[in-house]
This is a predicted structure of a 267-nucleotide part of an RNA (large-subunit ribosomal RNA, domain VI) from a Saprospiraceae bacterium. The coordinates come from a structure-prediction model, not an experiment, and the mean pLDDT is 84. The sequence was found in a public genome assembly.
Context: one part of a larger RNA
RNA sequence: CGUAGGAAUAUUGAGGAGAUCUGACACUAGUACGAGAGGACCGUGUUGGACAGACCACUGGUGCACCAGUUAUGCCGCCAGGUGUAUUGCUGGGUAGCUAAGUCUGGAACGGAUAAGCGCUGAAGCAUCUAAGCGCGAAGCCAACUCCAAGAUGAGUAUUCCAUUGUCUUCCGGACUAAAAAGGUUGUUGUAGAUGACGACGUUGAUAGGCUAUAGGUGGAAGUGCAGUGAUGUAUGGAGCCAGAGUAGUACUAAUUACCCGGAAUG
Numbered sequence: 001c002g003u004a005g006g007a008a009u010a011u012u013g014a015g016g017a018g019a020u021c022u023g024a025c026a027c028u029a030g031u032a033c034g035a036g037a038g039g040a041c042c043g044u045g046u047u048g049g050a051c052a053g054a055c056c057a058c059u060g061g062u063g064c065a066c067c068a069g070u071u072a073u074g075c076c077g078c079c080a081g082g083u084g085u086a087u088u089g090c091u092g093g094g095u096a097g098c099u100a101a102g103u104c105u106g107g108a109a110c111g112g113a114u115a116a117g118c119g120c121u122g123a124a125g126c127a128u129c130u131a132a133g134c135g136c137g138a139a140g141c142c143a144a145c146u147c148c149a150a151g152a153u154g155a156g157u158a159u160u161c162c163a164u165u166g167u168c169u170u171c172c173g174g175a176c177u178a179a180a181a182a183g184g185u186u187g188u189u190g191u192a193g194a195u196g197a198c199g200a201c202g203u204u205g206a207u208a209g210g211c212u213a214u215a216g217g218u219g220g221a222a223g224u225g226c227a228g229u230g231a232u233g234u235a236u237g238g239a240g241c242c243a244g245a246g247u248a249g250u251a252c253u254a255a256u257u258a259c260c261c262g263g264a265a266u267g
Base pairs, nucleotide, nucleotide: 001151005162006161007160008159009158010157011156015148016147017146018145021049022048023047024046025045026044027043033038051106052105053104054103055102059100060099061098062097066093067092068091069090070089071086072085073084074083075082076081111142112141117136118135119134120133164178166176167175168174183260184259185258186202187201188200189199190198207254208253209252210250211249212248213247214246216242217241218240223236224235225234226233227232
């Protein structure tokens, strides 16, 4: 821009893309077959591999702004207690998120038309699967499964919303004016994200931050008392710290005010 008014929501599916894999074991059955050795078709079930998708409850990884331990050194006047630097100084753990080696799921089933092939019936005097006619028949083809999809210009469908005011006028399919539904800008943002886009919210508000509480993490703070010559241990006390990203509550802060677009059909 188009989809012959402007919108919102929900859809149909022409067409396109993806997927399509496979092993072992058990039963049937030591049956059919075979002198024996051996050993099935058909059918049913179980369990794997590789591949693909999704997810983080579990097992783990990561987790430079969480906790603790510790070395060297500087500083806070000293002790104690802290803090800076040294790859995040090093080390041990670890929330959210992300993630695989973790978990769950998938390739199933039923059809249609067929290939090679196998047949039924069958004519040209016999014969013949074929000439007429009819049937079976593959991981392949078409459907079926998942996703995209009306620019499918052949532009589809359904529901709902708006569809007016005033002035002038030469009275017209006129000019101007204000307004509709809806959308955008903008702000707080995240289940989204390179940017657009997408989602939530904007005071009639829990959208983000803060604050409060807490799941949770670390692992027993400082101070003081006691024991010990002391290093240290122990009690107060699952303590202190953190709560980062999780959860809940709370308008304290910021989402204020506002602007733009749209403006309407030969009904």